[in-house]
The prediction has a mean pLDDT of 90. Predicted 3D model of a 346-nucleotide part of an RNA (small-subunit ribosomal RNA, central domain) from an uncultured bacterium.
Context: one part of a larger RNA
Order: sequence, then structure tokens, then C1' cells
RNA sequence: CUGGGCGUAAAGCGUGCGUAGGCGGCUUUACAAGUCAGGCGUGAAAGCCCACGGCUCAACCGUGGAAUUGCGCUUGAAACUGUAUAGCUUGAGUCCUGGAGAGGAUGGCGGAAUUCCGAGUGUAGGAGUGAAAUCCGUAGAUAUUCGGAGGAACACCAGUGGCGAAAGCGGCCAUCUGGACAGGUACUGACGCUGAGGUACGAAAGCGUGGGGAGCAAACAGGAUUAGAUACCCUGGUAGUCCACGCUGUAAACGAUGGAUGCUAGGUGUCGGGGGGCGACCUUCGGUGCCGGAGUUAACGCAUUAAGCAUCCCGCCUGGGGAGUACGGUCGCAAGGCUGAAACUC
Repeated sequence: CUGGGCGUAAAGCGUGCGUAGGCGGCUUUACAAGUCAGGCGUGAAAGCCCACGGCUCAACCGUGGAAUUGCGCUUGAAACUGUAUAGCUUGAGUCCUGGAGAGGAUGGCGGAAUUCCGAGUGUAGGAGUGAAAUCCGUAGAUAUUCGGAGGAACACCAGUGGCGAAAGCGGCCAUCUGGACAGGUACUGACGCUGAGGUACGAAAGCGUGGGGAGCAAACAGGAUUAGAUACCCUGGUAGUCCACGCUGUAAACGAUGGAUGCUAGGUGUCGGGGGGCGACCUUCGGUGCCGGAGUUAACGCAUUAAGCAUCCCGCCUGGGGAGUACGGUCGCAAGGCUGAAACUC
């Protein structure tokens, strides 16, 4: 470089936006760069290949041909690609109307529960376990009633339900704000798809500064268990978990399935709209599940939400270990991230 691949065998970047690039709807005309055809020139000789010939043969040598798949010039063709031109509306977008939604941000409010504090009633236990003990309690606990403080999370509704690009999002209200969808077809007229670099977002844990700290709880301490028990169980308990700002940039970041477009039997749920019908129901658009046919697959399975049939663009794989390591580079406060080998070995 080519080939074959990427749900589970090695392999889809965690996700978006987007630069260059690659690719790109229907029709008209022109040009002729790509493309195609003819001609001319050139493509040294030797060699390779073919034919004939010369040394007795062969090696070797001679003659001719072929080949040299290329490049240049020239004449022509105009379907396709390209460029230019004039248009079109189906791709894309705008506009109007409408409803759905834990989409995002900020502020406020609410009740249940846990814990703690104060007060009342009340008395000997409580807590915990397989059983216990550490632990709490006569300095009055647990239980119960009233009052107060504070932090965090929002039972039921709740659903194979909804929203979001992903991470993710769940009490109620207000303000600000993003997207999708349906209906109307008024407007623009290919404005599109993908996307190396780049850039933004990105669970948890972790880091910096300042706050906060109810419950839970790495570390740690004690009690048990055990041969031991640096564990599982129990009693405690600090970081952390929460907030603000900044950093980190990783996950089985999973549908282990990149994005876009078109095409290819059905059945049955569900969510949000539209149309028809008195209704049962029928139909249509968008999402989300299950089952199943053709097809596909090594099988499992997938199957209009494809892993089917095709096109375009990106990413990635190329035996196991060594190793996501070393070295170098780069990013980071650090932890570490990204990039990423080889010897050797099977």
C1' cells in the first nucleotide's frame, strides 16, 4: 500500500459543535480540466519475451519483431465528474398556530424522617447479634409529649413512562432559557452530509481555596468470629459525601452496536400530536418496548429503533504475554491523563 474486518472473537473516539478535506438533489445551456477515441512525436542501446540465423550442440553471439502499460502535441466526442450560467422544490432551513416533557440555570417555599438541644411524664433497662461483647443508661437512658436547632434527601404518584448530544435529570412555586414534535403550507432555494486537527461538555472518586456538616462513611479504634482475621458481623468514627469558585478528564462513559440518507412482510403494547367516525374502531406523523418473517450471522442472535440491502464521511483492529509498561513529548498543583514501543518469551 492492498485485503479482510470492528454487538459477544482484536477492533466504534464518552458525547456534541465545527475548520481543512472528502462526498453531495432535479432541470437548461456553454466550456472541455478530468474522461473516451483517432493521429503524430518521444519512450537510447543492451537485457527480458517471440521468430529466424551463426559457432558440431549449448552457454554465447547476430538479425528482425514485440514490449516499453508512460509523457508531450494535435484532431474530435460530450453521457458522466468538474467549472460557469439560468432555473426548480422533493433535501435543508425560516415563518405562523398548538400541546407534551425529572431538558438547563437562579431564587424562594414545604412536609415526613434521622440526629442533637431544652422542658414534662416515667423507671431500669436500652442498643446490638447466629450467639455475644465493646457501647449508652440511676449524673435518669430507651419509651412518650411539647418546643427549638441544623443539614441532607425528596415516600406515594412512578411506568419495559418522559426529557436530554452524552454524562445525566424526580417535592412545590416563580423568573430566565435550550431542544424536539404535531398541524398549516406562507417564505429562502441545495444553503446539505461527514468531519483529520481544534474546541466545548463530561458520573464517581480525587485535588486547591473558603464555607457547611444531620445521616452515612474509606482510613482509624475497639468488640466479636477464627488456627490466624490487617476481612465479612457489631459499637464508634475522620476525610469525604453538601455549597461556591477553580482544577482533574477518567468509567463495564454499554445498546460492549460511530454519524447521515434511501430501500426492504407483519403482529402486539405504550408516550406525545393530527385526521375520519355517534361509538366500537380505522388511519397518519414522531418517539419508546416486546414478538416475529425474508434476509443476515461462526453461532447466539439481529430483524423498518437492523447486526438486512446500498451510498458517503470519520474513528479503530491485524496472535497471547511483556504493556496501556519503558523512553521521549505534551497536559496537570498533585494524583495522574493523552500519545505509546522494543528486547525477551509462548